[in-house]
Model confidence (mean pLDDT): 75 of 100. Predicted 3D model of a 77-nucleotide RNA (c-di-GMP-I riboswitch aptamer) from Methylophaga thalassica.
RNA sequence: UUUAACAAAAGCCAAACUCGUCGUGAGGCGGGGUCGGAAAGCCACAGAUCUUUUUUAAAGAUGGCUGGGUUGCAUUG
Numbered sequence: 001u002u003u004a005a006c007a008a009a010a011g012c013c014a015a016a017c018u019c020g021u022c023g024u025g026a027g028g029c030g031g032g033g034u035c036g037g038a039a040a041g042c043c044a045c046a047g048a049u050c051u052u053u054u055u056u057a058a059a060g061a062u063g064g065c066u067g068g069g070u071u072g073c074a075u076u077g
Base pairs, nucleotide, nucleotide: 003077004076005075012037013036017032018031019030020029021028022027035064041070042069043068045067046066047065048062049061050060051059052058053057
C1' cells in the first nucleotide's frame, strides 16, 4: 500500500416518542431522548417509496429502503 474478516467502543451518529420552529405537504432544523449503526460520513446518479400542483407532465422529500460513486477510524491476518 492492497485485500479479507469476526468481535468491541474511548470518541462519533441518533429511530420511535416529545417540545419548539420552518414548510400547502412529503418532510427539514434545533433541544430532550436512545431503537439501533463500522460508514446510520458525503453525492438524489439508477431503482424504489412518499408529497404537492394547473397531472401525457412538472416541482419537491427520503442516504436510518436497495444499488452505484467517493472519502475514511480502530484491531487482527